[in-house]
RNA sequence: CCAGCAGGCCGGCCUGCCGCUCCUGCAAAGGGGAGGAAAGUCGGGACAACGCAGAGCACCAUACUUCCUAACGGGAAGGCACCAUGCAUGGGUGACAGAAAGUGCCACAGAAAAUAACCGCCUCGCCGAAUUUUCGGCAGGUAAGGGUGAAAACGUGGGGUAAGAGCCCACGCGAUGUGUUGGCGACAACAGAUCGGGGUAAACCUUAUGGGUUGCAAGGUCAAAUAAAUCGGUGUUUGAGGGCUGCUCGUCCGAUACCGAUGGGUAGGCUGCUAGAGUUGAGCAGUGAUGCUUAACCCAGAUAAAUGGCAGGCGCUUAACUGAUCGAUUUCAGUUAAGAACAGAAUCCCGCUUACAGGCUUGUUGGACAU
Numbered sequence: 001c002c003a004g005c006a007g008g009c010c011g012g013c014c015u016g017c018c019g020c021u022c023c024u025g026c027a028a029a030g031g032g033g034a035g036g037a038a039a040g041u042c043g044g045g046a047c048a049a050c051g052c053a054g055a056g057c058a059c060c061a062u063a064c065u066u067c068c069u070a071a072c073g074g075g076a077a078g079g080c081a082c083c084a085u086g087c088a089u090g091g092g093u094g095a096c097a098g099a100a101a102g103u104g105c106c107a108c109a110g111a112a113a114a115u116a117a118c119c120g121c122c123u124c125g126c127c128g129a130a131u132u133u134u135c136g137g138c139a140g141g142u143a144a145g146g147g148u149g150a151a152a153a154c155g156u157g158g159g160g161u162a163a164g165a166g167c168c169c170a171c172g173c174g175a176u177g178u179g180u181u182g183g184c185g186a187c188a189a190c191a192g193a194u195c196g197g198g199g200u201a202a203a204c205c206u207u208a209u210g211g212g213u214u215g216c217a218a219g220g221u222c223a224a225a226u227a228a229a230u231c232g233g234u235g236u237u238u239g240a241g242g243g244c245u246g247c248u249c250g251u252c253c254g255a256u257a258c259c260g261a262u263g264g265g266u267a268g269g270c271u272g273c274u275a276g277a278g279u280u281g282a283g284c285a286g287u288g289a290u291g292c293u294u295a296a297c298c299c300a301g302a303u304a305a306a307u308g309g310c311a312g313g314c315g316c317u318u319a320a321c322u323g324a325u326c327g328a329u330u331u332c333a334g335u336u337a338a339g340a341a342c343a344g345a346a347u348c349c350c351g352c353u354u355a356c357a358g359g360c361u362u363g364u365u366g367g368a369c370a371u
Base pairs, nucleotide, nucleotide: 001367002366003365004364005363006362007361008360009359010358012314013313014312015311016310017309018308020033021032022031023030024029035342039353040352042351043350044349045348046347047215048214049213050212059211060210061209062208063207064078065077066076067075068074079096080094081093082092083091097206098205102204103203104200105199106198118146119145120142121141122140125138126137127136128135129134154172155171156170157169158168159167173196174195175194176193178191179190180189181188182187219271220270221269222268229262230261231260232259233258234257241253242252243251244250278297279296280295281294282293283292284291285290316339317338318337319336320335321334322333323332324331
């Protein structure tokens, strides 16, 4: 210097003119105006309305430890297991509780996939042939050997036996629980004890913990219009009918129309609404996530949805050409042309995931050149 991998950061800048939107202001004018993901709407919270005595069942989610946080299924630091490189105190991955509570399942092959006898091995028993030996049958024993398979009933060696077998022994491997030591803990190391039960829980299930529902189109408020309803006033009828009474009189209510009010809540307006787990800097504590202290700052609030357009300059990338240098695809300088990603707030915040031209930077691996 080039290339690969892993991580972090940035995500063009300036000027003029013309607009859009919000705030302040009587006005003139002044000030603010998209992102690292504003995206997916996946997890968690704030806020709000409704629901809720308490308990249980069901359903859903989560599942190593400690810590961080408002909270989380997020993050930090660790433990354990596995993988790749091939040896670095490095990197990556992990739904990482329980298979000895129970049930189910385990393709093909294979006798059998979990109450293992297909071949093989054996004959301590019985029967027959043969007649010491051997052969056959019955009844059995046997997981040492073969074969199948992803997986076959701890491994190797010895003893033992009719043949065998953790049946016994030595060493080893693994599991469980015990003790000691270290660690906050997950766990690790060591000692001795018991045991040898195939796998599968992203199968049912069991255990433990957590979970009310709906989302700012929540919710509150003002309120044209329309319908029904209620009240008041006026007017109409030969006033139907009804209440008070045994009857009469009297008195009261009374269908309908108009006007007004209440009520209702549609269109629409206002609010919620942007000063907050806030931003930036510095210091301190911590391995770290993060926390504390302090100073300065105010930094979008639209609603069919503002945040833009034009011109010029600088910077960046690529290509071509020219020049410099001993030399140039590579370094430096200049000219010309072209190009500039993903994307775009909608109640707010913390995360996760996904997209992203180009540039900067840290670590690491490989290569080239020089000393």
The RNA shown here (Bacterial RNase P class A) has 371 nucleotides and comes from a Bacteroidales bacterium. The sequence is in RNAcentral, with records from ENA. It matches the Rfam family "Bacterial RNase P class A". Rfam classes the family as a ribozyme. About the family: Ribonuclease P (RNase P) is a ubiquitous endoribonuclease, found in archaea, bacteria and eukarya as well as chloroplasts and mitochondria. It is recorded under the gene name rnpB.